[in-house]
RNA sequence: AACAGAGUAGAGCUACGAGCGUUAAGUGCUGCCGGAACGGGGAGUUGUCCGGCGGACGAAAAAGUAAGGCGUGCGCCUUGCCUUUGCGGUUCGUGACUCGCAUCCCGCUGAA
Numbered sequence: 001a002a003c004a005g006a007g008u009a010g011a012g013c014u015a016c017g018a019g020c021g022u023u024a025a026g027u028g029c030u031g032c033c034g035g036a037a038c039g040g041g042g043a044g045u046u047g048u049c050c051g052g053c054g055g056a057c058g059a060a061a062a063a064g065u066a067a068g069g070c071g072u073g074c075g076c077c078u079u080g081c082c083u084u085u086g087c088g089g090u091u092c093g094u095g096a097c098u099c100g101c102a103u104c105c106c107g108c109u110g111a112a
Stems, first nucleotide, its partner, number of pairs: 003110003010099003014095006020088003029055008040106004061085004065080006
């Protein structure tokens, strides 16, 4: 010098737990502005993430229960959102699994 390899942040998926919404916030898509991070070191994107202000789209509730009213057979209505079961491309935490420095240079490990 050449060859092979390891390792991060993080992402996806799944299980469990705790929340939020179901009076529609959130998620997903998107425009503008600003910022941050990106293997051990350096650089770093048209990629990633976060914040602010916008745009388009857009949903699943049911039962029980308490109070009040109607009505007095039984039921109905309103409110509470208390309980349970659901629902939401929902949030956070923990564990398993999968993927994983855009890229460039150096370094590390291995064999010859």